[in-house]
RNA sequence: AGAGUUUGAUCCUGGCUCAAGAUGAACGCUGGCGGCGUGCCUAACACAUGCAAGUCGAACGGACGAGAGGAGCUUGCUCCUCAAGUUAGUGGCGGACGGGUGAGUAAUGUAUGAGCAACCUGCCUUUCAGAGGGGGACAACAGUUGGAAACGACUGCUAAUACCGCAUAAUGUACAAUGGAGGCAUCUCCGAUGUACCAAAGGAGCAAUCCGCUGAAAGAUGGGCUCAUAUCUGAUUAGUUAGUUGGUGGGGUAACGGCUCACCAAGACUGCGAUCAGUAGCCGGACUGAGAGGUUGAACGGCCACAUUGGGACUGAGAUACGGCCCAGACUCCUACGGGAGGCAGCAGUGGGGAAUAUUGGGCAAUGGGCGAAAGCCUGACCCAGCAACGCCGCGUGAAGGAAGAAGGUCUUCGGAUUGUAAACUUCUUUUAUGAGGGACGAAGGACGUGACGGUACCUCAUGAAUAAGCCACGGCUAACUACGUGCCAGCAGCCGCGGUAAUACGUAGGUGGCAAGCGUUAUCCGGAUUUACUGGGUGUAAAGGGCGCGUAGGCGGGGAUACAAGUCAGAUGUGAAAUCUAUGGGCUUAACCCAUAAACUGCAUUUGAAACUGUAUCUCUUGAGUGUCGGAGAGGUAGACGGAAUUCCUAGUGUAGCGGUGAAAUGCGUAGAUAUUAGGAGGAACACCAGUGGCGAAGGCGGUCUACUGGAUGAUAACUGACGCUGAGGCGCGAAAGCGUGGGGAGCAAACAGGAUUAGAUACCCUGGUAGUCCACGCCGUAAACGAUGAAUACUAGGUGUAGGGGGUAUCGACUCCUUCUGUGCCGCAGUUAACACAAUAAGUAUUCCGCGUGGGGAGUACGGCCGCAAGGUUGAAACUCAAAGGAAUUGACGGGGGCCCGCACAAGCGGUGGAGCAUGUGGUUUAAUUUGAAGCAACGCGAAGAACCUUACCAGGUCUUGACAUCGAUCUAAAAGGGAUGGAGACAUCCUCAUAGCUAUAGAGAAGACAGGUGGUGCAUGGUUGUCGUCAGCUCGUGUCGUGAGAUGUUGGGUUAAGUCCCGCAACGAGCGCAACCCCUGUCGCCAGUUACCAUCAUUGAGUUGGGGACUCUGGCGAGACUGCCUCUGCAAGGAGGAGGAAGGCGGGGACGACGUCAAAUCAUCAUGCCCCUUAUGACCUGGGCCACACACGUGCUACAAUGGACGGGACAGAGGGAAGCGAAGGCGCGAGCCGGAGCGGACCCCAGAAACCCGUUCCCAGUUCGGACUGCAGUCUGCAACUCGACUGCACGAAGCCGGAAUCGCUAGUAAUCGCGGAUCAGCAUGCCGCGGUGAAUACGUUCUCGGCCCUUGCACACACCGCCCGUCA
Repeated sequence: AGAGUUUGAUCCUGGCUCAAGAUGAACGCUGGCGGCGUGCCUAACACAUGCAAGUCGAACGGACGAGAGGAGCUUGCUCCUCAAGUUAGUGGCGGACGGGUGAGUAAUGUAUGAGCAACCUGCCUUUCAGAGGGGGACAACAGUUGGAAACGACUGCUAAUACCGCAUAAUGUACAAUGGAGGCAUCUCCGAUGUACCAAAGGAGCAAUCCGCUGAAAGAUGGGCUCAUAUCUGAUUAGUUAGUUGGUGGGGUAACGGCUCACCAAGACUGCGAUCAGUAGCCGGACUGAGAGGUUGAACGGCCACAUUGGGACUGAGAUACGGCCCAGACUCCUACGGGAGGCAGCAGUGGGGAAUAUUGGGCAAUGGGCGAAAGCCUGACCCAGCAACGCCGCGUGAAGGAAGAAGGUCUUCGGAUUGUAAACUUCUUUUAUGAGGGACGAAGGACGUGACGGUACCUCAUGAAUAAGCCACGGCUAACUACGUGCCAGCAGCCGCGGUAAUACGUAGGUGGCAAGCGUUAUCCGGAUUUACUGGGUGUAAAGGGCGCGUAGGCGGGGAUACAAGUCAGAUGUGAAAUCUAUGGGCUUAACCCAUAAACUGCAUUUGAAACUGUAUCUCUUGAGUGUCGGAGAGGUAGACGGAAUUCCUAGUGUAGCGGUGAAAUGCGUAGAUAUUAGGAGGAACACCAGUGGCGAAGGCGGUCUACUGGAUGAUAACUGACGCUGAGGCGCGAAAGCGUGGGGAGCAAACAGGAUUAGAUACCCUGGUAGUCCACGCCGUAAACGAUGAAUACUAGGUGUAGGGGGUAUCGACUCCUUCUGUGCCGCAGUUAACACAAUAAGUAUUCCGCGUGGGGAGUACGGCCGCAAGGUUGAAACUCAAAGGAAUUGACGGGGGCCCGCACAAGCGGUGGAGCAUGUGGUUUAAUUUGAAGCAACGCGAAGAACCUUACCAGGUCUUGACAUCGAUCUAAAAGGGAUGGAGACAUCCUCAUAGCUAUAGAGAAGACAGGUGGUGCAUGGUUGUCGUCAGCUCGUGUCGUGAGAUGUUGGGUUAAGUCCCGCAACGAGCGCAACCCCUGUCGCCAGUUACCAUCAUUGAGUUGGGGACUCUGGCGAGACUGCCUCUGCAAGGAGGAGGAAGGCGGGGACGACGUCAAAUCAUCAUGCCCCUUAUGACCUGGGCCACACACGUGCUACAAUGGACGGGACAGAGGGAAGCGAAGGCGCGAGCCGGAGCGGACCCCAGAAACCCGUUCCCAGUUCGGACUGCAGUCUGCAACUCGACUGCACGAAGCCGGAAUCGCUAGUAAUCGCGGAUCAGCAUGCCGCGGUGAAUACGUUCUCGGCCCUUGCACACACCGCCCGUCA
């Protein structure tokens, strides 16, 4: 000293929470010792028992009486004398101190400082004076007697320092007159005079003398009373008071006083908070804090109050008396029922209450107190001990060495790491503990004696590491991390928040961190919190400016002079108790603790001085303020009068079928004549244009014209007053609209209401009607986003530019212009301010004064109470409970049925489809023993699967195996293995024969036990890799600089341009990277080189480029050229664009590969890899058969069609790109055909697949369910393959279904494209309508960007950020 928490991030406001310290504490776990302290905070609840206040025989009379002496004698009894001592009673002093508690008390209290000229004071100290002489009683005691007891009653005797007269007496008291001095009004002090009144006690001692007694004056101590200041909360307590306030006079008191009484007056207190209510003992101090403050009042000290509750007095120097008295109440106890006794908030202790607080201990040795002459007695005050980690302080639980880094534990990547020099082990020490020996201070007396603590502290010796460590935490804040278990469960949590299968946050373990005889938790206080802000904060938008004015109290206030000294400042004095705190020093081994000294106690009071400032008083000034005079401006206010336009209504005319209304309609009006139009009339309300961020007003507000009355502001002038000012709690007034009351008025408009529409509904928006109301008069209401969300006043602080009103100057001799000044009203802008936005002379700047208001969100401007109101309601205005946020400004995104610009087969313009039929195929669903599984909008669904009859295969049924079908290691054994055959069995498998003779064991096989294998089991939300998608969209970023408190911005925005963040220009930016483009491949043109298996113009030749030959052409394979807006015209600043030429190709020539930062927890654990979890005679492995092919149904993707641009038959023509050896397979032959026989050629520019088809020519069909269409079915076959039943493809013959162009809806395509036609390949034994390729034929259309979808950029709004599939409101559960 700060930190966490609102957000995607930021700054601010703002609350909540944490880290520190403290405690009379309690609870949980644990616990070795000592010292010093502390210990019922709750029931001021009730108390058994014991103790806590007595003492004096030197005040007094008795009683008892050890012992001593004497006498009598019955020799152990009686009597007498002396007498230490003990003592009930009388008497004295003390029981008013000491000890306890905090109920009451908000002032009869306390603290501080004064005062008493208004007072008292036992014991103590000092001084003065005195004590003469008498008297009568009452206890005790004795007797009688009452009562259960407590306790009495009567009679008689008696003493005193008990009690009472008399005498003496003043410096006493009272009265009278008087001198002096002083003061503070009443008065006080000193002195002298007179009159009256009032005292006394003795005891001890041989004595000296001592202790007492009485009166008086002083002192000291202790008290009493008065005053000032301070002393908690509430105004939802605003008025209180009759002895009340004062006076006079009695009474009373120690004393003043309404303290009390009689009379008189009507006062007294109060917004500076009376009264009432709640709470509370106050202070020195204590805790905390940098301080100012806040909280607190245990222990120690001062004061007060109380003593079971309430009341009362007595005694006394002192009490209205804790362990005294009386009365009343409650409670407890005793009782003979008549009556009595008691008071722990003294020390122990008990019950109870409570989270919770100790021994029925020892001693008067010390300190102190009472009594006494003293010895002494008493003392639960006090000193000690006991119990309690309750607190503070100190010490210990060992120290040094010790690496094989032991064992064990934990983790592990299995290598190791860590626990950890820790242990063991070696050496050493003995604080503590235990035992033994010695042994205090505290004790002060003149000496002797005297110690509860205590044989304690302390000292010495001995024994032996011996007797001694826990608690909390480990996600961030906050120091400290891993494993296992659990699986939004159990639980944690101070705040944020953890836990839904890999939890550093739960539980346990290991390790680590912190503190340590303690450690945590809970409670409370302060701090942090500048979060009530005096120090030290705010109020435009975060909470917060009163709706506005007038003005009371109060607060504040211009220039000069003089005086005073209240505030202020300085000095001195008194006080501020001690303790505490601080500093220094000292004493306990240290510390805590204790002692001493100093400082401090920031305060209060008195006094002396200063006079700048504030204040007060007086004088004065004019600039603040006001007045006068002369002007101009204005929807300022009130009242009256007048005016025209328009709407509506009425009357009359013309006129005819509609009008009106809407997005579209309907309700409504109209043939009984509307709307429209003309004329006349009625009535009410409002005043077009002018009109303007123009004017006026305090605000609300004010708008036709004129008149009357009236308020304010403003300019000029400088005549007058002379600070007369500013603000303003309460108070008073004004105060839009709506609403209320009474009475008018009512044209239009129009809540409510009615009808028509809209809609899922529509108690709305729209339409047709329509009542209160709107208008006037009077009276209420008193609120608004009453807003500039900005209180009023004054002064100062760059400018620029409008506008309204006035003045001055200049100017043409004045209609203009220009300069300047005052007042108002706007905009822009500097400094400054601000969280930012913004404000910026009309401040939200710099200062001063005064007022209002706010202190997290919700509950709530609600409830209750008060006041106001006719009511509606207004004003004032909480709490319980609940949340960790609520909020302001700005930023980046996303989003908008916001705006702007642009693009895309996105729409439009076209062509062809899908959706209807049959079939193929995939999916859902259903079914099933199983129909294995994944994929799910676009971006799953002819997708994984480039090909499920077995296999595949992961699924099901059944039969089998268990170190295993597969890999590595392996004791031991064997010599084979592979192949062929036989038997059983569905097969796997099992058994046997053969090869088979020999050598060797590199290898191979068998093989126990065990390590391990295996898993298409789970998790794609633990992952790698790969892929889809936005999207081939033009974007995504960085460095440095600059701007901003910051998130961020700038760059990347702007003006153009482009397919493009492509390029150009501009610009606080300058550059760069990933993307775009280019570089790569195919294709289109040409050239060069080369020329077989390709080619053939010329020459020869053949049936044939067949052969010779050729290297021209085509083609093939390489290498090059070519296109760059390069050239021209126009346009443009440029980039670029439009057109043209040339060219095979023209503005990216066409196509491909290539996919930025990222998004979707997108897809895949079943391609593969992989963490963790799971199975291990099974979730692994083998086999046979089945299933993946099911079928009411729904969807997607396709094929074939519905026909004549066609079908069928015959004839004829032209490709490209591929494939081929377990292969392609020619010729030739057979079969109607699928195919079969055959086996040339070819690992291929050579041979084969291989016939291209649409097309062309000819013939036929004639619009029909057909010579269209081919599903389905029957029969007969072919091929592949161990095997075509479930479940292959193909062929022939026969059969010949639906279907005649397809609803809503929807898809593809912009040129060699769509459409259409065939061909090839991968997979593959066989099996494409799918997929991947190839060529042939070959269109139509695009005006354009309003709309749909998607996307890019800029901008705007936003309460969204999981980002509109968002957020969020109400009702119900």
Molecule: small-subunit ribosomal RNA
Organism: uncultured bacterium